[in-house]
RNA sequence: GCUUUAUCAAGAGCAGUGGAGGGUUCAGGCCCUGUGAAACUGCGGCAACCGGCCAAAGCGAAAGCGAACGGUGUCUGGUGCCAAUUCCUGCCCAACAGGGGAGAGAUAAGGA
Numbered sequence: 001g002c003u004u005u006a007u008c009a010a011g012a013g014c015a016g017u018g019g020a021g022g023g024u025u026c027a028g029g030c031c032c033u034g035u036g037a038a039a040c041u042g043c044g045g046c047a048a049c050c051g052g053c054c055a056a057a058g059c060g061a062a063a064g065c066g067a068a069c070g071g072u073g074u075c076u077g078g079u080g081c082c083a084a085u086u087c088c089u090g091c092c093c094a095a096c097a098g099g100g101g102a103g104a105g106a107u108a109a110g111g112a
Stems, first nucleotide, its partner, number of pairs: 002111007013043005021032003026090004044082003049078002051075003054071001058065002086104001091101003
């Protein structure tokens, strides 16, 4: 890089270095940015896809079951993420609408 499945309207930032850009690419919008962009580093946090642990009523003499599902439990585990819906539109349907679908993309867990 290809492919399958799931999710994508919620959530979560400070400091240092750095210096002008950034919101993936193209186009059009709209926005963030010297009250400092990208990137890197440190610490913090969010989430709960994978993994570990924990876990109620009730049942049972006990071991244990409950525990498939699920948890707005948890973690010096593996990732991911921390402006705006994946910022919005670009194709089809609809046209009142954060409307429905496709495509693209992101993340996770698998597969060849």

A computed fold for a 112-nucleotide RNA from a Zetaproteobacteria bacterium, annotated as SAM riboswitch aptamer (S box leader). Its mean pLDDT, the model's own confidence on a scale to 100, is 77. It matches the Rfam family "SAM riboswitch aptamer (S box leader)". Its family is annotated with regulation of gene expression in the Gene Ontology.